[in-house]
Molecule: FMN riboswitch aptamer (RFN element)
Organism: Pseudooceanicola antarcticus
RNA sequence: UGUUGUUCUCAGGGCGGGGCGGAAUUCCCCACCGGCGGUGAUAGCCCGCGAGCGCCUCUCAGCGAGAGGGACAGCAGAUCCGGUGGAACUCCGGGGCCGACGGUCAUAGUCCGGAUGGAAGAGAACGGGA
Numbered sequence: 001u002g003u004u005g006u007u008c009u010c011a012g013g014g015c016g017g018g019g020c021g022g023a024a025u026u027c028c029c030c031a032c033c034g035g036c037g038g039u040g041a042u043a044g045c046c047c048g049c050g051a052g053c054g055c056c057u058c059u060c061a062g063c064g065a066g067a068g069g070g071a072c073a074g075c076a077g078a079u080c081c082g083g084u085g086g087a088a089c090u091c092c093g094g095g096g097c098c099g100a101c102g103g104u105c106a107u108a109g110u111c112c113g114g115a116u117g118g119a120a121g122a123g124a125a126c127g128g129g130a
Stems, first nucleotide, its partner, number of pairs: 001130001003128008016030004031110002033099002035049004044097002052075002054072001055069006079095005101113003
């Protein structure tokens, strides 16, 4: 240096003002936010990944709940124009767009909940072998 094993640590941000209303951080106007890896150069919207739902398996008498599963198809998302440059859908300028599930006196990316959870991945320590 690269390879491999074990253990440990870390690993998501955001409703402020106004309006209508009996009631909205959920509607309307103005705001605010952007996980991880990759990439000729820095990315929410280029290529992938993760959480959630769903699906599959098992358990419980069942509604349903719990546990497990990515050698799981799906939900599942959203970007254009101009400029610089050797190179940018990533930078600069401008204009757009997107955002799981359940809950709620009223419809939620921003509130509450599963979650003191899980996890893409990042790092550290120790060890094996080259």